Overview: RNAcentral holds the full RNA, with entries from SILVA. Small-subunit ribosomal RNA, 3' major domain from a metagenome, 475 nucleotides, folded computationally.
[in-house]
Context: one part of a larger RNA
RNA sequence: UGACGGGGGCCCGCACAAGCGGUGGAGCAUGUGGUUUAAUUCGAUGAUACGCGAGGAACCUUACCAGGGCUUGAAAGUUAGCGACUUACCGUGAAAGCGGUGAUCCCUUCGGGGCGCGAAACUAGGUGCUGCAUGGCUGUCGUCAGCUCGUGCCGUGAGGUGUUGGGUUAAGUCCCGCAACGAGCGCAACCCCUACUUCUAGUUGCCAACAGGUAAUGCUGGGGACUCUAGAGGAACUGCCCGCGCAAGCGGUGAGGAAGGUGGGGACGACGUCAAGUCAUCACGGCCCUUACGUCCUGGGCUACACACGUGCUACGAAGGCGGAGACAACGGGCAGCUACACUGCGAAGUGAUGCUAAUCUCUAAACUCCGUCUCAGUUCGGAUUGAAGUCUGCAACUCGACUUCAUGAAGCUGGAAUCGCUAGUAAUCGCGUAUCAGCAAUGACGCGGUGAAUACGUUCCCGGGCCUUGUACA
Numbered sequence: 001u002g003a004c005g006g007g008g009g010c011c012c013g014c015a016c017a018a019g020c021g022g023u024g025g026a027g028c029a030u031g032u033g034g035u036u037u038a039a040u041u042c043g044a045u046g047a048u049a050c051g052c053g054a055g056g057a058a059c060c061u062u063a064c065c066a067g068g069g070c071u072u073g074a075a076a077g078u079u080a081g082c083g084a085c086u087u088a089c090c091g092u093g094a095a096a097g098c099g100g101u102g103a104u105c106c107c108u109u110c111g112g113g114g115c116g117c118g119a120a121a122c123u124a125g126g127u128g129c130u131g132c133a134u135g136g137c138u139g140u141c142g143u144c145a146g147c148u149c150g151u152g153c154c155g156u157g158a159g160g161u162g163u164u165g166g167g168u169u170a171a172g173u174c175c176c177g178c179a180a181c182g183a184g185c186g187c188a189a190c191c192c193c194u195a196c197u198u199c200u201a202g203u204u205g206c207c208a209a210c211a212g213g214u215a216a217u218g219c220u221g222g223g224g225a226c227u228c229u230a231g232a233g234g235a236a237c238u239g240c241c242c243g244c245g246c247a248a249g250c251g252g253u254g255a256g257g258a259a260g261g262u263g264g265g266g267a268c269g270a271c272g273u274c275a276a277g278u279c280a281u282c283a284c285g286g287c288c289c290u291u292a293c294g295u296c297c298u299g300g301g302c303u304a305c306a307c308a309c310g311u312g313c314u315a316c317g318a319a320g321g322c323g324g325a326g327a328c329a330a331c332g333g334g335c336a337g338c339u340a341c342a343c344u345g346c347g348a349a350g351u352g353a354u355g356c357u358a359a360u361c362u363c364u365a366a367a368c369u370c371c372g373u374c375u376c377a378g379u380u381c382g383g384a385u386u387g388a389a390g391u392c393u394g395c396a397a398c399u400c401g402a403c404u405u406c407a408u409g410a411a412g413c414u415g416g417a418a419u420c421g422c423u424a425g426u427a428a429u430c431g432c433g434u435a436u437c438a439g440c441a442a443u444g445a446c447g448c449g450g451u452g453a454a455u456a457c458g459u460u461c462c463c464g465g466g467c468c469u470u471g472u473a474c475a
Stems, first nucleotide, its partner, number of pairs: 001475002003472003007469007015459002019422005026314008034305002042053002064300007077122003081117003086103007106113002125289002128287003134283002136278003139274001141272001146185006152161003165176003191266004196234007206223002210221003237260001240254001241252004303441001316415001320374007332363003337356002341352004381412001386407007428451007
């Protein structure tokens, strides 16, 4: 100087407390461990692994296993040779491949070029090892308020001072004081979305007034008022008032205002820590393989199952289930696509047909409200499991897809010790969209809107952190 203390002081955080809802019990989904297996490819492992890499494992993917092939190779570059590209057929085979029979010259400045086949050579190739050789990227402490430097001063020196002290703040934020005076990286602001408003602009959006028209509808003429769209501005700064205070600032049912003291949310992550993670995104040093640790194909596996754990979904019911009727979104997507509408089918869907390269057409709510029924039961709760029949995608649904219909109707009556999230348009609850994608194991991830709470006395205690101080046999 740090680090540590079941030392002290001050302070903060859904850290506790106060509340609401979960997990831990059940069934299923998914990931992991373990076990099994020819293989169940690999990585991630306290917090910071475990619905994680994977934002789509039937083949492919695929890296694993079995079997069958190839060896300048599946792809790329250079150099001779042959031939347009290309394509038909036969044998064998699970395919890859191997063997065989044919047909077929594009441009040309006549040098050649383009494209393909094939021999040889140089080159290739490796998801093989090392993340403890590395770059890049990332997690975490932590959006915590810290981490440093120049000059000066103090100290023999390590180092100190500044950065401590008194206040204040979300903040090393600001004020006052001070052998310090300044500065940098962080904080804040500048950026984006959202809440209000002005102007500009009105199509595909809108319809107040005028007119036309319909069974009905902005349907039409028209209009720019309104909603909205999307560009430029304004607006909030403790600016004003009162009280306290030297000041910074704090308090107020204050005024005004759409918004009030960082308005709400996002992006943004200092010096560094964990030899943290990743050689399997990629790049790269070294090592290793080279008729195989490369590469092609068929089939299998990654989907196994005495068990254990994590994360979720659905429930155990009456604030409910079922039937009928009625209403209201936003974000987004759409041409090998989204599909109105009609018909067929109980349905998944099929057939026909129309609009839309989309503010134009289309995909689109559920909880909710009203009426009826069920009346506390393993039930009209719950839906696992299983049987049968189907639909769709796709060469192909056996291993191993989703969905539909009929039948079946398991566990489960609110969950031990323990443990998690959340302070407001939040929790809880309800549906919708997208990426990936032929299809889908999505209950996941990322977004969107609808309905919409309770509680916070307080900081003694648990956890983590910041500043000062003290002790130390630790560095």